[in-house]
RNA sequence: UUCUCAUCAAGAGAGGUAGAGGGACUGGCCCUAUGACACCUCGGCAACCGUCAGAUAUCAUUAGUCUGAAAAGGUGCUAAUUCCUGCGCUAAGUUCCUUAGAAAUUGGCGGAAGAUGAGAG
Numbered sequence: 001u002u003c004u005c006a007u008c009a010a011g012a013g014a015g016g017u018a019g020a021g022g023g024a025c026u027g028g029c030c031c032u033a034u035g036a037c038a039c040c041u042c043g044g045c046a047a048c049c050g051u052c053a054g055a056u057a058u059c060a061u062u063a064g065u066c067u068g069a070a071a072a073g074g075u076g077c078u079a080a081u082u083c084c085u086g087c088g089c090u091a092a093g094u095u096c097c098u099u100a101g102a103a104a105u106u107g108g109c110g111g112a113a114g115a116u117g118a119g120a121g
């Protein structure tokens, strides 16, 4: 860096260093000299992998699957739903036009993109 699978409406901050940007991108809307982003220290959240226990094909074991526990291991996260949104379908009322349809708004569903983990190349 590419591919596959799972999850993304919940949860969780203080101090120090240093100084102007940051929230991936678009358009919005926000955060920020009352110090952002980043880095460091110490906490915290969660439970993806790993660990442990039980159940479930089996004569039995392993694997797989499901459920649960713990949090001393590997990650991750700790403003705002992934902050909202981009593409498609659909519902409602509104406006335009009235054969048929079009536009924007709001909601729902799916997708794209992105993030994280696990696996593969």
Stems, first nucleotide, its partner, number of pairs: 001121008013042005021031003025086001027084002043078003048074002051069006082113001087110006094103003
Predicted 3D model of a 121-nucleotide RNA (SAM riboswitch aptamer (S box leader)) from Clostridium tagluense. Lineage of the source: Bacteria > Bacillati > Bacillota > Clostridiaceae > Clostridium. Rfam family: SAM riboswitch aptamer (S box leader). Its family is annotated with regulation of gene expression in the Gene Ontology. The prediction has a mean pLDDT of 83. The RNAcentral record of the sequence draws on Rfam. The model forms 97% of the base pairs in the Rfam consensus.